[in-house]
C1' cells in the first nucleotide's frame, strides 16, 4: 500500500434568541381556553412487515382427508425460520465464507448442448479371431467384404458404470491377484452428542438431483389494537327467506346454538380506556468458551387529529485542505479557509432477520514493498 472479516459509533458540548407536542404546578377565564415556570420529547435501522411472542376477542365434542412450517449435534431463549458453541463437506495460502434429515436399492420423475451411447448404457474411431475376394515388395503383409468377440486406448460431456501395477487372453475385461479409495456389517477406544480413530469380515463397486414430487420425524385453531371495552349523540323503514341461518374460519362427516337471517334504504363517523413500568435501561459482582443467566444497586425514558420532537447565531471539540515552523523520520505546533453530512422519521408493545446509509475508531488474518 492492497485485500478479507468482525465489532463499536449514528454528530457531539455550552450558551443566546425564536418556535412545537405530552405532562405537572401556580395564576387567570367569557369554561372554549390562555399566561408563566418545571420536566420529558425518535432510530440503529423507528423502514420492509419476512419470522417468533406478549396482549385481546371468537371457538374449544370428535373423526377423516387435505394444507403449512421446520430439518447435522449440543446449548441459549417467553418463543422463533433467531443466536452461541461444536461436527462433517466444499472453496480459500489464510482470516473466513457457504451448505446440512433420506448411504436417491420405497415409488414416480428430471438432465440443455455435445456425443455412437445418459442408466442396470453404449461399438463412432479403435483392437482381435475366423471365412471369402483382390493386390504385390510373397510376409507374423496390405486393402475390402461378411460374421462375430472386446468397454483396454481415443473422442463428446458437468457426469460414460472404481484407481495403479500384474496375471491372463486371439484381443480384452474384478475374469483373477496385490495395494489403495469407497460402501455395508461387527468389535474396541474417545466424545453428552453430531462424529472421530483403529481392527476384522464381506460382496468386488450399486452415478447425480429431494432447492422436483415424495418419504420420515416434530410442530401448527382463527383473527388481529381498525383487537377489544365503556360513554354520548342520531335514524325510517321496505322487500325477500324461515328444514333457513350462524359457529366449529381449508373441505367433508358429525356435532352445537336455536329465532332470526339476507338485500336495499336511513343514522353516526364524537369522546374515554386499552396506551406507555417493560421478557425495560445503566452499573457492579458472580457463573458460563460463548449466546446468555443470576444477585444487588440505581433510573423512569416520546406518544398522536395517521399531525409535535425544529430553526438560527456565537464559542469549544472533531474532520478536510493548502501554507509556515520544529523533527533524521514518524509526527507535532500555529494561524487561515471550508465542512459537520447520509439512510431515514415512532403509532399496541417486545425479541429477531432482511434491506438502506455517513463518519471516525478498534481487533484479527493474508499478500506485496521498504527499513
Nucleotide at each position: 500500500g492492497g485485500a478479507g472479516c468482525c465489532g463499536g459509533u449514528g454528530a457531539g458540548g455550552c450558551g443566546g434568541c425564536c418556535g412545537c407536542g405530552g405532562u405537572c404546578c401556580g395564576g387567570g377565564u367569557u369554561c372554549g381556553c390562555c399566561c408563566g415556570g418545571g420536566u420529558c420529547g425518535a432510530g440503529g435501522a423507528a423502514c420492509g412487515u419476512c419470522c417468533g411472542g406478549a396482549c385481546u376477542c371468537c371457538a374449544c365434542u370428535g373423526g377423516g382427508c387435505a394444507g403449512g412450517a421446520u430439518g447435522c449435534u449440543g446449548g441459549g431463549u417467553a418463543a422463533c425460520u433467531c443466536c452461541c458453541a461444536g461436527g462433517c463437506g466444499c472453496a480459500g495460502c489464510g482470516a473466513u465464507g457457504c451448505g446440512c434429515g433420506g448411504a436417491a436399492c420405497a415409488g414416480c420423475g428430471c438432465a440443455a448442448c455435445a456425443g455412437a451411447g445418459a442408466g442396470c448404457a453404449g461399438a463412432c474411431c479403435g483392437c482381435c479371431a475366423c471365412g471369402g475376394u483382390g493386390g504385390c515388395a510373397c510376409g507374423u503383409c496390405c486393402a475390402c467384404c461378411g460374421c462375430g468377440g472386446c468397454a483396454a486406448g481415443g473422442g463428446u460431456g458437468a457426469a460414460a458404470c472404481g484407481g495403479u501395477g500384474g496375471u491372463g487372453c486371439a484381443a480384452g475385461a474384478g475374469a483373477c491377484c496385490a495395494c489403495c479409495a469407497g460402501c455395508g456389517c461387527g468389535g474396541c477406544g474417545g466424545g453428552u452428542g453430531a462424529c472421530c480413530g483403529u481392527c476384522g469380515c464381506g460382496g468386488c463397486u450399486g452415478g447425480g438431483c429431494a432447492u422436483g414430487c415424495c418419504c420420515c420425524a416434530u410442530c401448527c385453531g382463527g383473527a388481529g389494537c381498525a383487537a377489544g371495552g365503556c360513554c354520548a349523540a342520531g335514524c325510517a323503514g321496505c322487500a325477500g327467506g324461515u328444514g333457513a341461518c350462524g359457529g366449529u374460519g381449508g373441505c367433508c362427516c358429525g356435532c352445537c346454538g336455536g329465532u332470526c337471517c339476507u338485500g336495499c334504504g336511513g343514522g353516526u363517523g364524537g369522546g374515554c380506556c386499552g396506551c406507555a413500568c417493560g421478557a425495560g435501561g445503566c452499573g457492579a459482582c458472580g457463573g458460563g468458551c460463548a449466546a446468555c443467566c443470576g444477585u444487588c444497586g440505581u433510573c423512569c425514558c416520546a406518544g398522536a387529529c395517521a399531525g409535535a420532537u425544529g430553526g438560527u447565531c456565537g464559542c469549544c471539540a472533531c474532520c478536510c485542505g493548502g501554507g509556515u515552523c520544529c523533527u533524521c523520520a514518524c509526527g507535532g505546533a500555529c494561524a487561515c479557509g471550508g465542512g459537520c453530512a447520509a439512510c431515514a422519521g415512532a403509532a399496541u408493545c417486545c425479541g429477531g432477520c432482511g434491506u438502506a446509509c455517513g463518519u471516525c475508531c478498534g481487533a484479527c488474518u493474508c499478500c506485496c514493498u521498504u527499513c
Molecule: Bacterial RNase P class A
Organism: Salsipaludibacter albus